[in-house]
Context: one part of a larger RNA
C1' cells in the first nucleotide's frame, strides 16, 4: 500500500444508482399502544420505567415440635462501580406507493422476482374395453383407477369483495343436411391397334359414388376484435345536440403521464431552502379496459419506490491503534 479489526472532534447521508457497507436496535418483567381489518389480525406496533448488592416492614408459602431457615412478591431504607439483560447471545422503529391475496417453487453454477405453483372461478372432452396417454408397449396388456360425471383429462384464469359490457364478419369448435363440388370402386356410350373372323389389347364419355369443403345456423372465462370526418349554446371556450361515411361491432363499468404517456421534467397541488424520482389529482388514453381478466383490498413479502425518526467514518477529510500480508535491511 494491502487485507481483518478498533477507536474518533464537530457535523450526521452532505456519500452514492441507492444509506451499500458499518453504526443503532437486541433478553426479561411492568406500564402502554394508531389507522385500517377479512374481527383472527396489525402488534414485539409506536413509546414508557424497571433488573447488581445489602437491609426494615408486610403478604403468600414450603420445611421445622418450636425458635428458625429458605422461596415468591409488595412497599420502604441504605451501598458500590465508567457501566448491574456489565461478557458471549441478543428485533432499528415509522409512515406513503406499486406488484403478487398468502405458506410455498425456481434458473445445481451471475437472475429467488411482479416469474412458476396455490385454494377458489369457469369453459371443454369423457357413459366406462371412458377420454386422455402417439414422449407407456411391435403386440398382449398397461396407467387413468381396483376410480365412475359431487369422478376423470385438457385448458384459461388465480384468495377474498363488487363485477366481468358489444361485436359470430374473418379463424375454429359444434350442429345441419336440401343443393352444389368431389376418390377410387362400379358403369360402360364411344374410339384406336391387330386380326380372315371369332376375338384380344389399349383408351374411355354419360351415370351411381362417401367424408370433407361450400353452403345453413350456433358459440367469444373459443382465437380475437371493440371508427372516421364535419357543424352547432347570447363573451370566449368547450359541445349536451345534429349531420354524414364506414363496420361484425364501434370500448360499456371501472381506471388512467400507469411497471402502459411518444411529445414529457404534460399541467396543478402536498412535500424540500432547492426534488427528471415520490404521493394526490386532472385527462389531450402516441398506445388502459374487464377471467391474455377490470378495480379496489386487510394481513404476507432476503421482491421494487419515496419519505420521516434514530444511528453512524457511507461522507465533509481523513487520522490513531492491533494483527496478518506485501516491501526493505540483516
Nucleotide at each position: 500500500u494491502g487485507g481483518u479489526g478498533u477507536u474518533g472532534a464537530a457535523g450526521g447521508a452532505a456519500c452514492u444508482c441507492g444509506g451499500c457497507a458499518a453504526a443503532u436496535u437486541g433478553c426479561c418483567c411492568u406500564c402502554g399502544u394508531a389507522a385500517c381489518u377479512u374481527c383472527g389480525g396489525g402488534a414485539g406496533a409506536a413509546g414508557a420505567g424497571g433488573g447488581c448488592c445489602c437491609u426494615g416492614c408486610g403478604u403468600g408459602u414450603g420445611c421445622g415440635c418450636a425458635a428458625g431457615c429458605g422461596c415468591a412478591u409488595g412497599c420502604g431504607g441504605g451501598g458500590g462501580g465508567c457501566a448491574c439483560a456489565g461478557a458471549c447471545c441478543a428485533g432499528g422503529g415509522g409512515g406513503u406507493a406499486g406488484c403478487g391475496a398468502c405458506u410455498g417453487u425456481u434458473u445445481a453454477u451471475c437472475a429467488a422476482a411482479a416469474a412458476c405453483a396455490c385454494a377458489g372461478g369457469g369453459c371443454u372432452c369423457u357413459g366406462c374395453g371412458a377420454a386422455g396417454c402417439c414422449g407407456c408397449a411391435c403386440a398382449a396388456g398397461g396407467c387413468g383407477a381396483c376410480g365412475u360425471a359431487u369422478a376423470g383429462g385438457g385448458u384459461c384464469u388465480g384468495a377474498c369483495g363488487c363485477c366481468u359490457g358489444c361485436c359470430c364478419g374473418g379463424u375454429g369448435c359444434c350442429g345441419g343436411a336440401a343443393g352444389g363440388u368431389u376418390a377410387a370402386a362400379g358403369g360402360g356410350a364411344g374410339a384406336u391397334g391387330u386380326g380372315c373372323a371369332a376375338g384380344c389389347a389399349u383408351u374411355g364419355a354419360a351415370c351411381u359414388g362417401a367424408a370433407g369443403c361450400c353452403c345453413c345456423g350456433g358459440u367469444a372465462a373459443a382465437c380475437g376484435g371493440c371508427g372516421g370526418c364535419c357543424g352547432u349554446a347570447a363573451c370566449u371556450a368547450u359541445a349536451a345536440c345534429g349531420g354524414u361515411c364506414c363496420u361484425a361491432a364501434g370500448g360499456u363499468a371501472g381506471c388512467g403521464a400507469a411497471a402502459u404517456u411518444c411529445c414529457u421534467u404534460g399541467u396543478c397541488g402536498g412535500g424540500u431552502a432547492a426534488g427528471u424520482u415520490c404521493c394526490g389529482a386532472c385527462c389531450u388514453g402516441c398506445a388502459c379496459g374487464a377471467a391474455u381478466g377490470g378495480c379496489g383490498u386487510a394481513a404476507c413479502g432476503a421482491c421494487u419506490u419515496c419519505c420521516c425518526c434514530g444511528c453512524u467514518g457511507u461522507c465533509u477529510c481523513c487520522a490513531g491503534c492491533a494483527c496478518c500480508a506485501a516491501c526493505c535491511c540483516a

A computed fold for a 330-nucleotide part of an RNA from a Pseudomonadota bacterium, annotated as large-subunit ribosomal RNA, domain IV. Taxonomically the source falls in Pseudomonadota (Bacteria, Pseudomonadati).